[in-house]
RNA sequence: GGGUGCGUAGCUCAGGGGUAGAGCGCUGCUCUUACAAAGCAGAUGUCGGCAGUUCGAAACUGCCCGCGCCCA
Numbered sequence: 001g002g003g004u005g006c007g008u009a010g011c012u013c014a015g016g017g018g019u020a021g022a023g024c025g026c027u028g029c030u031c032u033u034a035c036a037a038a039g040c041a042g043a044u045g046u047c048g049g050c051a052g053u054u055c056g057a058a059a060c061u062g063c064c065c066g067c068g069c070c071c072a
Stems, first nucleotide, its partner, number of pairs: 001071007010024004018055001026042005048064005
């Protein structure tokens, strides 16, 4: 330099055009002498960045950034 995969909540990941989700974790309450477990409720996020396409983009396209793999 070329090719390819990935980047979404604190962590692990789903979602592949129509209001962003799950598990674990976190906070409050119930229960308990207390803790744990359990139950109920709640808070999470510029979906890596910019631009394009579209009525509408986390998703499709281009460029860039970061990480991994392959070729040279």
RNAcentral holds the sequence, with entries from ENA and Rfam. This is a predicted structure of a 72-nucleotide RNA (transfer RNA). RNAcentral records the identical sequence in 15 taxa. It matches the Rfam family "tRNA". Rfam classes the family as a transfer RNA. About the family: Transfer RNA (tRNA) molecules are approximately 80 nucleotides in length. The coordinates come from a structure-prediction model, not an experiment, and the mean pLDDT is 80.